[in-house]
Formats: sequence, C1' cells, structure tokens
RNA sequence: UGGGCUUUCGCCAAAUGGUAAGGCACAGGAUUCUGAUUCCUGCAUUUAGGGGUUCAAGUCCCUUAAGCCCAG
Repeated sequence: UGGGCUUUCGCCAAAUGGUAAGGCACAGGAUUCUGAUUCCUGCAUUUAGGGGUUCAAGUCCCUUAAGCCCAG
C1' cells in the first nucleotide's frame, strides 16, 4: 500500500428488514445461625462513531475508527 474478516450489557454470546434472547457477573429480596447452593425480581434512552435507503435498520449501502488475517 492492496484485499478480506470482526465490532451487540462489565464478560461471553443469539437475533428472516418488523417490540434487542440467553448464560456468567452485578444489585435487591426469600431460604440459612453464618456462608455456599437454590429460588424470585431488576439490569443494552446510543448494537464502535457519522451519514444514507426504507413506513420501519443490530441487519442493507457509504464513510470513519479500532482489532485481526492474507498478499506485496
């Protein structure tokens, strides 16, 4: 320098263009003498940033950024 892939909650990780699942962690509660386990409840106003298409975008298009891979 050219090409490709990835980016969703603190971490991992789903989601045919049609209300963003789940697990771990965390917070509150129940249980317990205490702790662990178990159970209940809560937890993504902005899906890396910006723009576009569309009635509607995590998803399609453009661009920027970061990381990784391949080639030189």